[in-house]
Molecule: Glycine riboswitch aptamer
Organism: Lentzea albidocapillata
RNA sequence: GCAACUCUGAAAAGCAGGCUCAUCAGCAGCCUCGCCCACGGUGCAAGCCACUUCGGUGGUGAAGCUCUCAGGCUCAUGACAGAGGGGGAGGC
Repeated sequence: GCAACUCUGAAAAGCAGGCUCAUCAGCAGCCUCGCCCACGGUGCAAGCCACUUCGGUGGUGAAGCUCUCAGGCUCAUGACAGAGGGGGAGGC
C1' cells in the first nucleotide's frame, strides 16, 4: 500500500401505456413503445513484441471513451470518494 465486509455521500433515464392477480391504493408477473450508463460485460489508440517480399501482417494493448448484451428509468441498485475494517491452509 492492499481483499472481503460495514457506515456515509453518490448521477443519468417513463410514478409511461395495456393485460392478469390483488385492491382504498400499491407491489409483483407478462406484453408494447420510448429512453439511460457510473453494478457487470463488448470493442479499440499510441506504444511494445514477432514476422516480413520492407509495402505490410500478426500478437499484446486503457478508460469515466465506445456499444447498450445484461442491468436500470418512484423505492432499490450504484462506479467512485471519505471513514472504519483487518486477512494463509489443515486438524481437533